[in-house]
RNA sequence: CUCCGAAAAGGCAAAACCAGAGUAAUCUGGUGACGCAAAGCCACGGGUCCUGACAAAGGAUGGCCGGGUUGCCGAAG
Numbered sequence: 001c002u003c004c005g006a007a008a009a010g011g012c013a014a015a016a017c018c019a020g021a022g023u024a025a026u027c028u029g030g031u032g033a034c035g036c037a038a039a040g041c042c043a044c045g046g047g048u049c050c051u052g053a054c055a056a057a058g059g060a061u062g063g064c065c066g067g068g069u070u071g072c073c074g075a076a077g
Stems, first nucleotide, its partner, number of pairs: 003077001004074002011036002016031006034063001040069003044066003047061005
């Protein structure tokens, strides 16, 4: 240094509920804590979902996978 993931510190926040935005998927804020070493960021490819008419087209999801990019700590091996 890389693989890797013990410990510690710190971080994120599923479902549900409340308020708001949206036709919807879903998003934002609050409570909450199922989980997460990239559960930081990016819709480029695939998947899933929504609108549409089953089309064209548009949209959502990075907590579905791949990819890109940045990145905390350092025990064993």
Molecule: c-di-GMP-I-UAU riboswitch aptamer
Organism: Geotalea sp. SG265